Predicted 3D model of RNase P RNA and transfer RNA as a complex of 447 nucleotides. It holds a member of the Rfam family "Bacterial RNase P class A". By type it is a ribozyme. The prediction has a mean pLDDT of 77.
RNA sequence: CCAGAGAGUCGGGCGGCCGCGGGAAUGCGUUUGCAUUCGCGAGGAAAGUCCGGGCUCCACGGAACAACGGUGCCGGGUAACGCCCGGCGGGGGCGACCCCAGGGAAAGUGCCACAGAGAGCAGACCGCCGAAGCCUUUCGGGGCUGGCAAGGGUGAAAGGGUGCGGCAAGAGCGCACCGCGCGACCGGUAACGGAAGCGGCAUGGCAAACCCCACCGGGAGCAAGAUCGAAUAGGGGCCGCGCAUGGGGUGUUCCGCCUCGCGGCCCGGGUUGAUUGCUGGAUCGUGCAGGCAACUGUACGGCAAGAGGAAUGGCCGCACAGCCUCGGAAACGGGGUGGACAGAACCCGGCUUACAGAUUCUCUGGCAUU
RNA sequence: GGGCCACUAGCUCAGGCGGUUAGAGCGCGGUCCUGAUAAGACCGAGGUCUGUGGUUCGAGUCCACAGUGGCCCACCA
Numbered sequence: 001c002c003a004g005a006g007a008g009u010c011g012g013g014c015g016g017c018c019g020c021g022g023g024a025a026u027g028c029g030u031u032u033g034c035a036u037u038c039g040c041g042a043g044g045a046a047a048g049u050c051c052g053g054g055c056u057c058c059a060c061g062g063a064a065c066a067a068c069g070g071u072g073c074c075g076g077g078u079a080a081c082g083c084c085c086g087g088c089g090g091g092g093g094c095g096a097c098c099c100c101a102g103g104g105a106a107a108g109u110g111c112c113a114c115a116g117a118g119a120g121c122a123g124a125c126c127g128c129c130g131a132a133g134c135c136u137u138u139c140g141g142g143g144c145u146g147g148c149a150a151g152g153g154u155g156a157a158a159g160g161g162u163g164c165g166g167c168a169a170g171a172g173c174g175c176a177c178c179g180c181g182c183g184a185c186c187g188g189u190a191a192c193g194g195a196a197g198c199g200g201c202a203u204g205g206c207a208a209a210c211c212c213c214a215c216c217g218g219g220a221g222c223a224a225g226a227u228c229g230a231a232u233a234g235g236g237g238c239c240g241c242g243c244a245u246g247g248g249g250u251g252u253u254c255c256g257c258c259u260c261g262c263g264g265c266c267c268g269g270g271u272u273g274a275u276u277g278c279u280g281g282a283u284c285g286u287g288c289a290g291g292c293a294a295c296u297g298u299a300c301g302g303c304a305a306g307a308g309g310a311a312u313g314g315c316c317g318c319a320c321a322g323c324c325u326c327g328g329a330a331a332c333g334g335g336g337u338g339g340a341c342a343g344a345a346c347c348c349g350g351c352u353u354a355c356a357g358a359u360u361c362u363c364u365g366g367c368a369u370u
Numbered sequence: 371g372g373g374c375c376a377c378u379a380g381c382u383c384a385g386g387c388g389g390u391u392a393g394a395g396c397g398c399g400g401u402c403c404u405g406a407u408a409a410g411a412c413c414g415a416g417g418u419c420u421g422u423g424g425u426u427c428g429a430g431u432c433c434a435c436a437g438u439g440g441c442c443c444a445c446c447a
Stems, first nucleotide, its partner, number of pairs: 001366010013318006020041002023038006043341001047352002050350005055221004068217005073087005088102001089100004103212002108210002110206003125152002127148003132145005160178006179201001180199003185194003225276004235267007246260005269446003283302008320339001322337006371443007380396004389427001398414005420436005
């Protein structure tokens, strides 16, 4: 210098003017309010709503089973997770590194189309053989019963591979190596790794098919919920409980008093208001300590939108990237253009998706030079 | 804001727990019939099954993530 890999950060800057949202203070005003000043005002994804929580209400005596849904190598982190970190195994890349829904197919059921002889307690189309038995013979042989699975062919997949021996031809039939299964023992918290030895090889794939095993999960969502106010017909239907030694209200309770229903769902009626929930929290930044890391602990500092269908914008100037164009051999200079994806709505932790560009660190391969 | 559902031909819909080449009706094109049209008869074209990945030998179908479209909801008595 070229080509890449990983982890981050920022995502327009500065100044002036005019606006927008909702606050605080001050002044004026009887009040509604008005004016001035000050400080605050979108994101890394605020998005998709795909997961996990907080919070709130509803249901429920507790636990377990069943059902339904989800997760799925091991260890750790966390409030929790399907997330993150570290490792293991498999796959890809020369490499840095990347990808994997990665439990069980020897509990059972099911499926494996077409092609093909045969597709799941295998099979014989072409082919090979003529050892054994039989028939025949012109004594070369031919045929039948039969033996075989090496080779061809089909398929995604055909019940180990290569070589030597063996045989009528063959075949783990025998042997060597490789693969596979079991595996004493060793290492590791574990997943798993190594491995003496044993076994001629024995039961292919699919569980993002049903299923089995282990673990997790009650439901709804801030339009949840609470308080106040306005208005209307406290009307109708269905279901459940009760029908008076009862139910409901008042009340700390008894007594007493009032009332005849109470609860749920639906239809119908009314309103389109205010306050609260509401933003200080598993919070953010920096330092230190522990840890390989995710993360945790601690000290100091900070407070950063909280609105109702919903504000955060526009103009000008100055520099800065980028792009186009003119001049130039180049450096450079002039002019023009112009800065992505997007938009808080109760709040967090993740994942996923969109994104012009700028920039930092570490690493890999190659080339050149010293 | 929150919850839920559906995408297959131009339109409306089928496609059972995955199997060879995805169908139907209407519409569209052509031919016949008719003096001409409609109706009718025959024939034909037309699909990346919303997209991208994954599982599988094989995906419209199973799974994940996106995209587009649609539906529902408040409070009071």